[in-house]
Model confidence (mean pLDDT): 82 of 100. Transfer RNA from a Candidatus Aenigmatarchaeota archaeon, 72 nucleotides, folded computationally. It matches the Rfam family "tRNA". Rfam classes the family as a transfer RNA.

């Protein structure tokens, strides 16, 4: 320095233009003597940043951060 792959709630994660999806975890309630387990529910995202393109972008573009690989 040059090429690719990734960045989406606390944590994993889905979603190739039209409402941001699931577990786990967190709360609350029910349930129990209590605890867990289980059931209901409910909080919790500026989708790494910044421009651009379109009526409309997480998603296409482009600059740039950060991490992985891979050549020199």
């Nucleotide at each position: 320095g040059g090429g690719c792959c990734g960045g989406u709630g606390g944590u994993c994660u889905a979603g190739u233009g039209g409402c941001a999806u699931g577990a786990c975890g967190u709360c609350a309630c029910c349930u129990u003597g209590a605890c867990g387990c289980g059931g209901u529910g409910a909080a919790g995202g500026u989708c790494g940043a910044g421009a651009g393109u379109u009526c409309a972008a997480a998603u296409c573009u482009c600059u740039c951060c950060c991490g992985g690989c891979c050549c020199a």